[in-house]
Molecule: SAM riboswitch aptamer (S box leader)
Organism: soil metagenome
RNA sequence: CAUCAAGAGGGGCGGAGGGACUGGCCCGUUGAAGCCCCGGCAACCCCCCGAGACGUUCGCGUCGAGGGAAGGUGCCAAUUCCAGCAGGUAAUAGGCCUGGGAGAUG
Repeated sequence: CAUCAAGAGGGGCGGAGGGACUGGCCCGUUGAAGCCCCGGCAACCCCCCGAGACGUUCGCGUCGAGGGAAGGUGCCAAUUCCAGCAGGUAAUAGGCCUGGGAGAUG
């Protein structure tokens, strides 16, 4: 700096935790975390292609909508599970909207 409302799980080992934090609310012995294997999602990096645009010494160069997925990350319950601070809406409730903060990934 960009993105975070979409998407994608089986098996083995393991044996009680997990969802960052706090509060909720959930998930978990019909098997949590962690490790391994295989599979998948996505398209940040990347590779190949590329409508078209610009430049040109006419050889080509630069940019590039869009397409791809071999490789590097990441991810595969719940919107980043919800809220946390401020403002608005609304009215005792339950909510909704905007921005910020925190966090995650690149």